[in-house]
Context: one part of a larger RNA
C1' cells in the first nucleotide's frame, strides 16, 4: 500500500423466552422464506471414529461463539438367513513337468487363484443417547451331522440334462402406490361464509404355509432296437411299435391361515418427573370403488441378424467297488451353523479437488395439484435459510 480488496452462490429473515462474563449466529417457541427426480431417504466406492454423551474455547471455524465435523474424557458397531469367507468359474494373473533364452528371465499344459457374474435359507413389530432383517417378542425357513423307524441298488474327479444368457417391439393379466366414498374419533370461531353435500385426523399389518388361478411352454406314457456321447450305462441322442386326448412342467396376483396377535387416533387408569418428563396399562374403525406403474408374471411372446460367458450347485446314468455291511430315499427327534464386516458421512463441510472450495462422484426409493412427462411451477413427508 491499507484497516483497502475480500469474508466463497441474491433460499431471508423477524420477534419472544432460556443459557451465559458476553447472544444477529447456540437452545426452545411462534411467524416468514427455500428445496422437494431433492438441497429428502437407503446403499456401493472412498474416508476411518468424523457417531453418542459430558466438560471446555488457546488454536481450528474467513466475524462473535455459550456452538461445532474443533480440544479433553467416557461410551458406542451383537447375524445359520444381509455382505464376504468356508463353493464355482470370466477377462486376466501365477504356473509342477515342458519349450525357448548368455544370465536375469519369457511363453505355456495339467492345475491354481481371480467378481464386476452363478450358487441354500427371515419377516413383522418393539427397543438404545448412540446398533439392529444382527438385540427382544411373535411367527418362519435352509444346510449339515447323529439317532430311531420304514422302504431300498448304491456308488465319480467319468457321461448326460439343467444351470444358460443378444437387440428391438407389441398386447395382456396383476400389484406397489395414488385418489375418493363408507366407517371410526374429534372440532366448531374473533368470521366474507360455515350444524352441512362442513372441516381435521385415522382407516396399517410381513415372511412363511395351504390350495393353485390369469397366462406361458412341452405332446405324454409304455415297450423294442441302436454305427453315437473316448470305457460302461437302464441316462442322453438316433430309429420303430402301441396306448392316451389329454397329461406334465412353469406361473404373478388374489384368497385362506399366519393374526383371539401386532399396530392404531386416543383414554387420563397406574407409577414417575422441575416439566404431560419418562414408563406401564387399556384401546375405536381397520371396508368398497376408481386410477395405476418404468415394478411382477417375463430369462415369457413376436420379430431381426451382427447369432448373443463359463464353471459349480442341483437332477439322471452307470465304472471300479461294495452288496447281512456301507450307501440311498422318506418321516420323526436331537444337535451344530464358526470366522470377518456392521458406528457415522455417502451428489457431500466427513470421498476426489492444498480450503468447512459455486467443480467431479456408480446404484436403488422417489408422494400430491396442473401436465404427455422423472419437463416446469406450487406443495407433502423430510431437510434447510447456504458461518459475518
Nucleotide at each position: 500500500g491499507a484497516g483497502u480488496a475480500g469474508c466463497g452462490a441474491u433460499a431471508a429473515u423477524g420477534c419472544g423466552g432460556g443459557u451465559g462474563a458476553a447472544a444477529a449466529a447456540c437452545c426452545c417457541g411462534c411467524a416468514c422464506g427455500c428445496c422437494g427426480a431433492a438441497a429428502g431417504c437407503c446403499c456401493a466406492a472412498g474416508g476411518u471414529u468424523u457417531c453418542c454423551u459430558g466438560c471446555g474455547c488457546c488454536a481450528u471455524g474467513u466475524u462473535a461463539a455459550u456452538c461445532a465435523g474443533c480440544g479433553c474424557a467416557g461410551g458406542g458397531u451383537g447375524a445359520g438367513u444381509c455382505g464376504g469367507c468356508a463353493c464355482c468359474u470370466a477377462a486376466g494373473g501365477c504356473g509342477a513337468g515342458g519349450c525357448c533364452g548368455a544370465a536375469a528371465g519369457g511363453c505355456g499344459u495339467a492345475g491354481u487363484c481371480g467378481a464386476u457374474g452363478g450358487a441354500a435359507a427371515a419377516c413383522a413389530g418393539g427397543u438404545u443417547a448412540a446398533u439392529a432383517u444382527u438385540c427382544c417378542u411373535g411367527u418362519a425357513c435352509c444346510u449339515c451331522a447323529c439317532a430311531u423307524a420304514a422302504u431300498u441298488g448304491c456308488g465319480a474327479u467319468g457321461g448326460g440334462g439343467c444351470g444358460a444368457c443378444g437387440g428391438a417391439g407389441a398386447a395382456g393379466g396383476c400389484u406397489a402406490g395414488g385418489u375418493u366414498g363408507g366407517c371410526c374419533g374429534g372440532a366448531g370461531a374473533u368470521u366474507g361464509g360455515u350444524u352441512g353435500u362442513u372441516c381435521c385426523g385415522g382407516u396399517u399389518u410381513a415372511a412363511g404355509c395351504g390350495a393353485g388361478u390369469a397366462g406361458g411352454g412341452a405332446g405324454u406314457g409304455u415297450u423294442c432296437u441302436u454305427u453315437g456321447g473316448a470305457a460302461a450305462a437302464u441316462c442322453c441322442g438316433g430309429g420303430g411299435a402301441c396306448a392316451c386326448a389329454a397329461u406334465c412342467c412353469u406361473g404373478a396376483g388374489a384368497c385362506g391361515c399366519g393374526a383371539u396377535g401386532a399396530c392404531g387416533a386416543g383414554u387420563u387408569c397406574c407409577u414417575u418427573u422441575u416439566a404431560u418428563u419418562a414408563g406401564g396399562a387399556c384401546g375405536g374403525a381397520g371396508u368398497g370403488a376408481u386410477u395405476g406403474a418404468u415394478g411382477c408374471c417375463a430369462u415369457g411372446c413376436u420379430u431381426c441378424c451382427a447369432g448373443g460367458a463359463a464353471a459349480a450347485c442341483c437332477c439322471c446314468c452307470u465304472a471300479a467297488g461294495c452288496u447281512u455291511c456301507a450307501g440311498a430315499u422318506u418321516a420323526u427327534g436331537u444337535g451344530a451353523g464358526a470366522c470377518c464386516g456392521u458406528a457415522c458421512c455417502c451428489c457431500a463441510a466427513a470421498c476426489c479437488g492444498a480450503c468447512a472450495c459455486a467443480g467431479g462422484u456408480g446404484g436403488g426409493c422417489g408422494a400430491g395439484g396442473a401436465g404427455a412427462g422423472a419437463a416446469u411451477c406450487c406443495u407433502a413427508a423430510g431437510g434447510c435459510g447456504c458461518u459475518u
A computed fold for a 388-nucleotide part of an RNA from a marine metagenome, annotated as large-subunit ribosomal RNA, domain III. The prediction has a mean pLDDT of 80. The RNAcentral record of the full RNA draws on SILVA. It matches the Rfam family "Bacterial large subunit ribosomal RNA".